[in-house]
RNA sequence: AGAGUUCGAUCCUGGCUCAGAACGAACGCUGGCGGCGUGCCUAAUACAUGCAAGUCGAACGAGAAAGUCCCUUUCGGGGGAUGAGUAAAGUGGCGAACGGGUGAGUAACACGUGGAUAACCUGCCCCUAAGUCGGGGAUAAUUCUCCGAAAGGAGUUCUAAUACCGGAUAAGACCACAGGAGGGCAUCCUCCGGGGGUCAAAGGCGGGGCAACCUGCCGCUUAGGGAUGGAUCCGCGGCCCAUUAGCUCGUUGGUGAGGUAACGGCUCCACCAAGGCUACGAUGGGUAGCCGGCCUGAGAGGGUGAUCGGCCACACUGGGACUGAGAUACGGCCCAGACUCCUACGGGAGGCAGCAGUAGGGAAUAUUGCGCAAUGGACGAAAGUCUGACGCAGCAACGCCGCGUGGGUGAUGAAGCUUCUUGGAGUGUAAAACCCUGUCAGUGGGGAAGAAACGUGCGGAGAGUCACUGCUCCGUGCCUGACGGUACCCACAGAGGAAGUCCCGGCUAACUCCGUGCCAGCAGCCGCGGUAAUACGGGGGGGACAAGCGUUGUUCGGAUUCACUGGGCGUAAAGGGCGCGUAGGCGGGCUUUCAAGUCGGGUGUGAAACCUGCCGGCUUAACCGGCAGCCUGCAUCCGAUACUGUAGGUCUUGAGUACGGAAGAGGAGAGCGGAAUUCCAGGUGUAGCGGUGAAAUGCGUAGAUAUCUGGAAGAACACCAGUAGCGAAGGCGGCUCUCUGGUCCGAUACUGACGCUCAAGCGCGAAGGCUAGGGGAGCAAACAGGAUUAGAUACCCUGGUAGUCCUAGCGGUAAACGAUGGGCACUAGGUGUCGGGGGUAUCGACCCCCUCGGUGCCGAAGCUAACGCAUUAAGUGCCCCGCCUGGGGAGUACGGCCGCAAGGUUGAAACUCAAAGGAAUUGACGGGGGCCCGCACAAGCGGUGGAGUAUGUGGUUUAAUUCGAAGCAACGCGAAGAACCUUACCAGGGCUUGACAUCGAUGGAAGGGCGCUGAAAGGCGUCUGCUCUUCGGAGCCAGAAGACAGGUGGUGCAUGGCUGUCGUCAGCUCGUGUCGUGAGAUGUUGGGUUAAGUCCCGCAACGAGCGCAACCCCUACUGCCAGUUGCCAGCGGAUAAAGCCGGGCACUCUGGCGGGACUGCCGGUGACAAACCGGAGGAAGGCGGGGAUGAGGUCAAGUCAUCAUGCCCUUUAUGCCUUGGGCUACACACGUACUACAAUGGCCGGUACAGAGGGAAGCGAAGGCGCGAGCCGGAGCGGAUCCUAAAAGCCGGUCCCAGUUCAGAUCGCAGGCUGCAACCCGCCUGCGUGAAGUCGGAAUCGCUAGUAAUCUCAGGUCAGCAUACUGAGGUGAAUACGUUCCCGGGCCUUGUACACACCGCCCGUCACACCACGAAAGUUUGCGAUACCCGAAGCCGGUGGCCCAACCCGCAAGGGAGGGAGCCGUCUAAGGUAGGGCAGAUGAUUGGGGUGAAGUCGUAACAAGGUAGCAGUAUCGGAAGGUGCGGCUG
Repeated sequence: AGAGUUCGAUCCUGGCUCAGAACGAACGCUGGCGGCGUGCCUAAUACAUGCAAGUCGAACGAGAAAGUCCCUUUCGGGGGAUGAGUAAAGUGGCGAACGGGUGAGUAACACGUGGAUAACCUGCCCCUAAGUCGGGGAUAAUUCUCCGAAAGGAGUUCUAAUACCGGAUAAGACCACAGGAGGGCAUCCUCCGGGGGUCAAAGGCGGGGCAACCUGCCGCUUAGGGAUGGAUCCGCGGCCCAUUAGCUCGUUGGUGAGGUAACGGCUCCACCAAGGCUACGAUGGGUAGCCGGCCUGAGAGGGUGAUCGGCCACACUGGGACUGAGAUACGGCCCAGACUCCUACGGGAGGCAGCAGUAGGGAAUAUUGCGCAAUGGACGAAAGUCUGACGCAGCAACGCCGCGUGGGUGAUGAAGCUUCUUGGAGUGUAAAACCCUGUCAGUGGGGAAGAAACGUGCGGAGAGUCACUGCUCCGUGCCUGACGGUACCCACAGAGGAAGUCCCGGCUAACUCCGUGCCAGCAGCCGCGGUAAUACGGGGGGGACAAGCGUUGUUCGGAUUCACUGGGCGUAAAGGGCGCGUAGGCGGGCUUUCAAGUCGGGUGUGAAACCUGCCGGCUUAACCGGCAGCCUGCAUCCGAUACUGUAGGUCUUGAGUACGGAAGAGGAGAGCGGAAUUCCAGGUGUAGCGGUGAAAUGCGUAGAUAUCUGGAAGAACACCAGUAGCGAAGGCGGCUCUCUGGUCCGAUACUGACGCUCAAGCGCGAAGGCUAGGGGAGCAAACAGGAUUAGAUACCCUGGUAGUCCUAGCGGUAAACGAUGGGCACUAGGUGUCGGGGGUAUCGACCCCCUCGGUGCCGAAGCUAACGCAUUAAGUGCCCCGCCUGGGGAGUACGGCCGCAAGGUUGAAACUCAAAGGAAUUGACGGGGGCCCGCACAAGCGGUGGAGUAUGUGGUUUAAUUCGAAGCAACGCGAAGAACCUUACCAGGGCUUGACAUCGAUGGAAGGGCGCUGAAAGGCGUCUGCUCUUCGGAGCCAGAAGACAGGUGGUGCAUGGCUGUCGUCAGCUCGUGUCGUGAGAUGUUGGGUUAAGUCCCGCAACGAGCGCAACCCCUACUGCCAGUUGCCAGCGGAUAAAGCCGGGCACUCUGGCGGGACUGCCGGUGACAAACCGGAGGAAGGCGGGGAUGAGGUCAAGUCAUCAUGCCCUUUAUGCCUUGGGCUACACACGUACUACAAUGGCCGGUACAGAGGGAAGCGAAGGCGCGAGCCGGAGCGGAUCCUAAAAGCCGGUCCCAGUUCAGAUCGCAGGCUGCAACCCGCCUGCGUGAAGUCGGAAUCGCUAGUAAUCUCAGGUCAGCAUACUGAGGUGAAUACGUUCCCGGGCCUUGUACACACCGCCCGUCACACCACGAAAGUUUGCGAUACCCGAAGCCGGUGGCCCAACCCGCAAGGGAGGGAGCCGUCUAAGGUAGGGCAGAUGAUUGGGGUGAAGUCGUAACAAGGUAGCAGUAUCGGAAGGUGCGGCUG
């Protein structure tokens, strides 16, 4: 510090996810030791049991018992001493308000921080000053009586005090009053001093002394001060919701009173005033103890508030006071409530959120331990007692830290396991083995520090006293350890007792085998798994960490993804529809003032711990200690004054006013005008009009349309008209008048910052819509009809109502758009246009130049993801407002506000997805465009589709009808030829190392003949029988067991190779350079031209490669060479005839080598090019004709059955042999062909002319036989020599339009040929038979010249079998205007929501399943208020006839003062009643939403998406959606 994930790829936006750190954790697997920490986060749920707060006899009275000893006894006992002034209880004092726990409540002066108290209190402690005199009356304990189950209580009697109460004294304090001085911050405060009033006390324990008394210590009282602790007030700071916007009546203030330690509305106690708080968020709701800190982070920040520390709150729930220095009191009291327990039913008792512990809850959190030895606390003079505070131990890998589980040597490297191409490789120096060490654990032994005090013994000193004791201090000895025989040290033996967990597709470090087969499973994200899974499970191996490792949860980080540091808003989410304007924010030049902000310095505070640095202590570390820093803050004082601000002055440039001009569809009202449409009336006139793609509905003989005249009515204003004008936006268009807003220009004058922006608020606001009343010509939602269509709730047509118009109101939304808020300033230009002014010039407002304001286009810098923007910014800055934070759910629900309604505005969540998006790129596609090709159409000729047959296919059938091929590009295809064979299929019979290959012990040749059996294969038997040799053996055959063979079994979607297709289409790419952030572009586009990316020109490209063309073959002309088997002109010979012979090589021909054609020449066009057009010459002319030749790619195209091949499957069978059958089936359907339907013909007779081939297990002549197929025959020929041979044609005849003298299917009979064999199932011949068919519906195919058509011939395959296939020649046309249309293709361009690429994508209803949510008659729970009723305890007030020791009067009785019970009242908890509020749960039913594999209906959107789309509104419709109106261009 980043990474993965949207796409075919790219850049951007944007979300999701990961790597890090942390934890009071939990869970899974595993687990050796130690140190230091930590340990109910949930039920503030309920608690058994024990302990957690007592202490003081030196405040006081009283005072046991057991036991022991003694005395006594009537043996029952009694007394005394000791126990012991002890225990227990009581009076009294101090403590119990600390310490310990918890976080329920609390959004508050609760907390933090800084101040204030001139508005306060403070026990114990310290200092100072002064005292401590003298009296009185009770009471508990105890005793006795009584009540009660108990808890407890009532009465009687006795007594003490440091308990209680008068009195004295008063330095002093307090109170009121008069005086003086000083100070402060408003009220006020302090000091001095005068007289008056009020207010104290307690003793105890020692020492000396006969006593009086003196003295010490601890107490007590008053006063002042300190310290400590507390209380109150204030500034500032720290949560969420505005779908909580208004709250408040003791409320805000005043006066008086009460109350408090104290200020105060603290107190509805009285009166008066009517205030107070709030958008800087009151009130309400939700949540929460706050902080130091802790976690994270570079920081800013975010999260958090366990342990430790500070503060607060609470103690079963609620209320209340008492005591006290202090409480409204965790282990106190009273009352009410819930719960638990006891009960004799009458009543009582209790409160672990103290330490342990229990139950419960929960994913989850420990011992009913030891000790007061240390530290601290309470009491005490002290010893000491108490102390679950605390110190320790126990449990738990819960965390951090440390240590160990061994170290060294050790092989070309054991075994095992894994893998493998079988050679090897890996585990791996790892092990073994050898040599060592001794941490930890184990055993034995030694053994601390933590302890210093207090106290006490001894010695000494000091103050004080007449003096002693005592007190204080110093030195010294003694006493005290829970942990614990622990830490630590030593010794002993032996590598001995001690390693796991997760991961290995990318992110992310680590790879292989097997199993599985979209199953089982994995998964943090992307995603793996459908037979070759590095992603599942196991094995081997590897990686990471390690007594732990993973998972889950949570927080921060990464996330600059709420952006202060540090983001955005034209198109990605995001500018408010527009203006006016309040608060607020911001604000021109100069100058003065102050010093609030700001800056500097000082002071105080910012507790400790924590953190950081250094140093130190435990062997180290964790841990602990010391010092320093830090604590970024707050307060206060002093200083500075540039900037901001405050206050004042001044200025004119911002802003505005006046004056003079100017333009304009700016707004409102009134009036006027013409054109057109429709309607009405009349005239003319006759059969149609209208409408559409075509029609129909409709109108018209009752006279339409058309045309003329007249009239009526409403609405809108042609031309002008313009990226012209005006307005803030919406918007504004005939003309005139009236009223009225704004703007621009010019030159002066004036005001003097008066400005900008703008939450809230107010106003304006297209269309549609609503209310009421008018109006209504045209148009036109809805609606009706006609068409279209599968349907057509649409598009088209005919009609047509709201509405559109006016008046008055409502509504308040739009793609209200420049998808761009407003203002100011700055930053190159060019060009057009509108309004104004000026200059020059001029006759002139022609032109030219300058300038201000508006409105467009192009463009520099700059900006931008790109597109693009660019003085009219999307540039550079400042100010203010609005808005955004992934997609869907959703602009929905609920709530509020507004509206007559429609609806608007504000505006979520659950749930769900891993994306949704923007711009640009390359393709592909378009019922987009342009250009151009092709038998693509058109123009022609002939076919197919109808018939019969052949053949292939589908289907069906079958034991099997083997398999493959499937639109073009499967279907006379693989198959260039299935009777057996082929053959892969079926049935039957057989074989199992096999029909075939290699190895192989052993034996033998091989082979042949014969016999038996069998359908054959095969089996059984018998006879016969070698070659080569270097003598080892080899060839060949048989051959057990086993390695293995074999498979036309699967997978063409695991593959190679080969092939088809687009397409013989003109394309496909690369290097370098350049452009672009990039994908990519450029080149290859453009202008011409071509069959062609062919060539030329231009050009940020320049070159190059694969394709095109050419080179190759055939063919057309010709030269040369050659001259047999070919040829025969001339010469000779010869025949019935014939190159038949001699001869010749001229010609033809053959087949070699050349020539020839190149736009070379001429003219024209073109750009002077390329090229095209025409012409000449030429056998051939613009590629002469034909062939071979197939770029990069596409179709998971075809082929595992040509072959090869991975993997899988099979192994007495899915292999092999064999016989027979099948592939030849047949209701049907399709493709491809053949033959026809006839007279351009059929038949008969006669008669011509090819080319290219083939031939030895072959072609086969002559001759002979047969009607013929063919047979006999065998010459010649491995071929220019022999064999095989034309048909249409031509000549003549016949048939005469008919199912025929057409056509030949089918069938019968008889033959021939091949072959082992023609039954299933061959071909041919003769005779007979003579079917359909008379030119073929929709539709569809081929062909542009030696072509189509037509006619035969040959070949391959092959024993035989050809309508097929491949070739060959003969005869030999028609037509092409042209490129609109159909199909296919090329280039450029455009749109795109497609990229599996239009056979794409995708929308909505409906049906089904699941999920969350809304509504709902209601039902139910909780919370917090209100009103009223009732009202405990208690404080306060009143009363107090009843009760009362202290003081007063009185001899007393009694009275008084004072107090109390009781009663009354105010307040008030709980409770009750009532109506409403808020929140939640639930609810028949209902509504939409989301998700789901293939469901149903349509086709709305993306291309002009087939009616351009979208949005607002209204209306209609199964649904997407349609239509109307005005709007936008995305």
Small-subunit ribosomal RNA from a Candidatus Zixiibacteriota bacterium, 1530 nucleotides, folded computationally. The coordinates come from a structure-prediction model, not an experiment, and the mean pLDDT is 84. The organism belongs to Candidatus Zixiibacteriota, within Bacteria.